A computed fold for a 72-nucleotide RNA from Hydrogenobaculum acidophilum, annotated as transfer RNA.
[in-house]
């Protein structure tokens, strides 16, 4: 320098054009003698950033940050 692929809760991830989710996590309440496990419920998100097409964008399109890998 060029090219691929990732970047969504606290983690690990889903989600190809219209409701932002799920699993562990953490609080809270049940259940226990009591702890665990089990059952309900609730808080957590500028979807890396910018811009653009669209009635409408995590999602198409640009440009960029970072991180891993490929060629030189």
């Nucleotide at each position: 320098a060029g090219g691929u692929g990732a970047g969504u809760a606290g983690c690990u991830c889903a989600g190809u054009g219209g409701g932002a989710g799920a699993g562990c996590g953490a609080c809270g309440c049940c259940c226990u003698u009591a702890c665990a496990a089990g059952g309900c419920g609730u808080a957590g998100g500028u979807c890396g950033c910018a811009g653009g097409u669209u009635c409408g964008a995590c999602c198409c399109c640009u440009g960029u940050c970072u991180c891993a890998c490929c060629u030189a």
Description
Lineage of the source: Bacteria > Pseudomonadati > Aquificota > Aquificia > Hydrogenobaculum. Its Rfam family is "tRNA". It is annotated as a transfer RNA.